[in-house]
Parts: sequence; structure tokens; C1' cells
RNA sequence: UACUUAUCAAGAAAGGCAGAGGGAAUGGCCCGAUGAAGCCUUGGCAACCUGUUUUACAAACGUUUGCAUUGUAAAGCAAGGUGCCAAUUCCAUCACGCAGCAAGCGUGACAGAUAAGUC
Repeated sequence: UACUUAUCAAGAAAGGCAGAGGGAAUGGCCCGAUGAAGCCUUGGCAACCUGUUUUACAAACGUUUGCAUUGUAAAGCAAGGUGCCAAUUCCAUCACGCAGCAAGCGUGACAGAUAAGUC
């Protein structure tokens, strides 16, 4: 970089350095000198992977029971690996549906983000 799967309406900010941008693209609409991006420190959120605890079921072993082991599911913890801490992925973009038209609403796709895995 590409592919596969899952999730994306919830949640969580202070300080320091710095100094004009940022919200992926386009349009809109926002955030920003009462300080953007970026970097650092501390804190937090979440529970994808690892870890760990409990319960249930199954497997295997076994003469029987129990313990222990393995797997699956559910619930919990948050030590490790990531991620995240304005606005639904900020909204729309493409298609379809509701609607006489528009506005609007809904569903799906595309794109994007994150995690785990594969080459």
C1' cells in the first nucleotide's frame, strides 16, 4: 500500500511550548488571537486485541465424583497494545423511497476513521 471482517446517535480536557490555521476531499456550516495545526506533560473515555475474574454450556481425560485443562457464550476489571477526548463520521455529495413541486424525512451505497487479521 492492498484485501477481509466488525463498529461509527454514547463517552471523555487541563497545563506548557508555539503562532494561523483547522474540521479527510468538494459545497455548506462551524471552530480559531478569550490562541488553530503541531509537539510535550498530566488526566480521562472506551473496551477492538492481549491479559484477568465470575457464571453457564460443551469437549477431552477419567471407574465415579470433584479439582484442574481446552473451547464457546454472557457479564465484569482496566495491567499491556492501539485508538479517541467541539458539533451524529458536523451536514450534504450517489441511488432509491415518502411527498403534486420545493423544503424536509427515511433506507442503502460510495468515501473516510478505528480495531483485528491476511499477502